Context: one part of a larger RNA
RNA sequence: CUCGGGUAAAGGAACUAGGCAAAAUGGUACCGUAACUUCGGGAGAAGGUACGCCCCUGUUAGGUGAAGUGGCUAGCCCAUGGAGCCGAGAGGGGUUGCAGUGACCAGGCCGCUGCGACUGUUUAUUAAAAACACAGCACUCUGCAAACGCGCAAGCGGACGUAUAGGGUGUGACGCCUGCCCGGUGCCGGAAGGUUAAGUGAUGGGGUUAUCUUCGGAGAAGCUCUUGAUCGAAGCCCCGGUAAACGGCGGCCGUAACUAUAACGGUCCUAAGGUAGCGAAAUUCCUUGUCGGGUAAGUUCCGACCUGCACGAAUGGCGUAACGAUGGCGGCACUGUCUCUACCCGAGACUCA
Numbered sequence: 001c002u003c004g005g006g007u008a009a010a011g012g013a014a015c016u017a018g019g020c021a022a023a024a025u026g027g028u029a030c031c032g033u034a035a036c037u038u039c040g041g042g043a044g045a046a047g048g049u050a051c052g053c054c055c056c057u058g059u060u061a062g063g064u065g066a067a068g069u070g071g072c073u074a075g076c077c078c079a080u081g082g083a084g085c086c087g088a089g090a091g092g093g094g095u096u097g098c099a100g101u102g103a104c105c106a107g108g109c110c111g112c113u114g115c116g117a118c119u120g121u122u123u124a125u126u127a128a129a130a131a132c133a134c135a136g137c138a139c140u141c142u143g144c145a146a147a148c149g150c151g152c153a154a155g156c157g158g159a160c161g162u163a164u165a166g167g168g169u170g171u172g173a174c175g176c177c178u179g180c181c182c183g184g185u186g187c188c189g190g191a192a193g194g195u196u197a198a199g200u201g202a203u204g205g206g207g208u209u210a211u212c213u214u215c216g217g218a219g220a221a222g223c224u225c226u227u228g229a230u231c232g233a234a235g236c237c238c239c240g241g242u243a244a245a246c247g248g249c250g251g252c253c254g255u256a257a258c259u260a261u262a263a264c265g266g267u268c269c270u271a272a273g274g275u276a277g278c279g280a281a282a283u284u285c286c287u288u289g290u291c292g293g294g295u296a297a298g299u300u301c302c303g304a305c306c307u308g309c310a311c312g313a314a315u316g317g318c319g320u321a322a323c324g325a326u327g328g329c330g331g332c333a334c335u336g337u338c339u340c341u342a343c344c345c346g347a348g349a350c351u352c353a
Stems, first nucleotide, its partner, number of pairs: 001348008010339002014337001019334001027051005036041001038173001052095006062086003068080004072075001096100001108332007115324002120132002136171007148157003174319004179249003184246002186242005193237003199231001204226005211218002250268005277311001278308001289305005
């Protein structure tokens, strides 16, 4: 020096990213216990008091249950009987040590706030969380040979179930709620019109040549190359619906008898211009915003304000008791975390043999 353990004057978080680590708390009984609350909780809240040993009450309560006695169905029987033994807890009195849950074992606590309701689940081997799941809620598909999934198929799952069932998607207990927009995209419905495939193959054109010929050419049938009229479904266009479908939810100018502000007016654009609630927030750039609280001093924290760069309503909004090896802040207790180190016990390293 490294590792494990112990002690420490005065101070007591001044340490540090952060009380990390350590210290402290700790058992049982009794007293007592706040806000808040979904009335269950919160709660072991918090905060206190007692605790050893001896004697007495006392043959304590209670437990166990012998001998003896009685009975008959004669048994490892039933009833009675109470000897002996064990003996918690309580009250009173006494007594001892520095110390009586004497060692070991054995919660630290409280306040404000974010997130997630909760118990659960997860990155085997750097992440346990605010992520996932969840009960509940909603939309949607599915009438059974179901939808959906696996498989080329047979077949199987769904399900020996049947819409109070099953699949998919989103949200995520509970409470109060969930506004406006269907123009775009999607989905659902409609079928008059437009467009439209394969197929069908009208018509026209070309090649070939029996034949005809004025010898230039014309050219039936067939075969063949080509043209593509007509008919022709869904889809798309079109017409409607639908946002707990994907998504979206404005700008400029003026105006009140101080000033300031603008309930009000004008105008442009849009499918519609963000409602309730919340708001410098896990979201605020400017920003350490401003004010208040806490501190001697606070870029964090808590409460407000609203100028929301760029919150906002099931990609849910706002609250919320309980819960959390969860994040932030503060306090009490406690301490070698520190001021500031020291010493001790052990195991190594190291030196020598």